The prediction has a mean pLDDT of 81. The RNA shown here (transfer RNA) has 83 nucleotides and comes from a Candidatus Dadabacteria bacterium. Taxonomically the source falls in Candidatus Dadabacteria (Bacteria, Pseudomonadati, Thermodesulfobacteriota). Rfam family: tRNA. About the family: Transfer RNA (tRNA) molecules are approximately 80 nucleotides in length.
[in-house]
RNA sequence: GGGGAGAUGGCUGAGUGGACAAAAGCAGCAGACUGUAAAUCUGCCGGCGAAAGCCUACGUAGGUUCGAAUCCUGCUCUCCCCA
Numbered sequence: 001g002g003g004g005a006g007a008u009g010g011c012u013g014a015g016u017g018g019a020c021a022a023a024a025g026c027a028g029c030a031g032a033c034u035g036u037a038a039a040u041c042u043g044c045c046g047g048c049g050a051a052a053g054c055c056u057a058c059g060u061a062g063g064u065u066c067g068a069a070u071c072c073u074g075c076u077c078u079c080c081c082c083a
Base pairs, nucleotide, nucleotide: 001082002081003080004079005078006077007076010026011025012024018066028044029043030042031041032040046055047054048053059075060074061073062072063071
């Protein structure tokens, strides 16, 4: 330099136009159990809000669309192959 794959919550990792603040696991918080702890079980786990709802968010900047984590383009970074 050329080709290909990828970047998602604190971490791992699914999701491939609308059901998505986004499965599952881990971590964390609260509770149950226990003499205590561990293990196990239950709930919560972006922000505001009593709720309804609103806002922001899937590397970054744009674009397409009524609607984008998902499609398109540039850029950044990671991995693989070729030279």